[in-house]
RNA sequence: GGGUGAUUAGCUCAGUUGGUAGAGCAACGCCCUUACAAGGCGUGGGUCGGGGGUUCAAGUCCCUCAUCACCCACCA
Numbered sequence: 001g002g003g004u005g006a007u008u009a010g011c012u013c014a015g016u017u018g019g020u021a022g023a024g025c026a027a028c029g030c031c032c033u034u035a036c037a038a039g040g041c042g043u044g045g046g047u048c049g050g051g052g053g054u055u056c057a058a059g060u061c062c063c064u065c066a067u068c069a070c071c072c073a074c075c076a
Stems, first nucleotide, its partner, number of pairs: 001072007010025004019056001027043005049065005
């Protein structure tokens, strides 16, 4: 230098054909227990990496930037 993939909740990850952003774990509350753990029920938590564009409508499509991982090439 060229290419591919990834970026969504505190963590790990879904999100179908563009049409109300979700799960598990964690946290918090309640139940259960003499108590703790386990278990059951519930609650909160998101400008979907930044910016721009298309669209009635964008996590999803397009452009650009950033970060991470991998492959190839080049230099020494």
Molecule: transfer RNA
Organism: Thiofilum sp.